[in-house]
RNA sequence: GCUUGUGUAGCUCAGGGGUAGAGCACACCCUUGGUAAGGGUGAGGUCGCGGGUUCAAUUCCCGCCACAAGCU
Numbered sequence: 001g002c003u004u005g006u007g008u009a010g011c012u013c014a015g016g017g018g019u020a021g022a023g024c025a026c027a028c029c030c031u032u033g034g035u036a037a038g039g040g041u042g043a044g045g046u047c048g049c050g051g052g053u054u055c056a057a058u059u060c061c062c063g064c065c066a067c068a069a070g071c072u
Base pairs, nucleotide, nucleotide: 001071002070003069004068005067006066007065010024011023012022013021018055026042027041028040029039030038048064049063050062051061052060
């Protein structure tokens, strides 16, 4: 330099046009004599950045950035 993939909650990851989710972690509560385990509620997101298409974009298209793999 070229090709491909990934980028979504603190962490690990779903979701591939129509209200952003799960598990773990965190806060509060229930249960227990106490702890662990279990249950309930809640907080936490510019969906990497910028454009385009669309009535509507996390999702489709283009560019850029970061990371990873392969080729040279």

Source information
Transfer RNA from an Akkermansiaceae bacterium, 72 nucleotides, folded computationally. Its Rfam family is "tRNA". By type it is a transfer RNA. Lineage of the source: Bacteria > Verrucomicrobiota > Verrucomicrobiia > Verrucomicrobiales > Akkermansiaceae. The coordinates come from a structure-prediction model, not an experiment, and the mean pLDDT is 82.